[in-house]
RNA sequence: GUGACCCUCGCGGGAGACGUCGGGAUUCGUGUCCCGAGGCCGAAGGCGCAACCGCCCCGGAAACGCUCAGGCAAAAGGACCGCGCGGGUUUA
Numbered sequence: 001g002u003g004a005c006c007c008u009c010g011c012g013g014g015a016g017a018c019g020u021c022g023g024g025a026u027u028c029g030u031g032u033c034c035c036g037a038g039g040c041c042g043a044a045g046g047c048g049c050a051a052c053c054g055c056c057c058c059g060g061a062a063a064c065g066c067u068c069a070g071g072c073a074a075a076a077g078g079a080c081c082g083c084g085c086g087g088g089u090u091u092a
Base pairs, nucleotide, nucleotide: 003090004089005088006087007086009084010083011082012081013080018038020037021036022035023034024033025032026031039072040071041070045068046066047065048064052060053059
């Protein structure tokens, strides 16, 4: 110096599903907040199954399943993807 992987930060992209209903507070009102009810979504996190990796055991393991948590106009958040600064591990 190159490749691969990981981490922090920055930038860009980034789906799904009721702007539902009832009551209350506040407001001239739109609206906002609180409580309750029903419906719905999967891509924070969490849990489960296990193709596969590895293999004595232990272990790792999905965007699949669940829907506890979270979410259901926009905004925000967002798994994941790309680029960049810096750091780390490792191969030749």

Glycine riboswitch aptamer, 92 nucleotides, folded computationally. Its mean pLDDT, the model's own confidence on a scale to 100, is 76.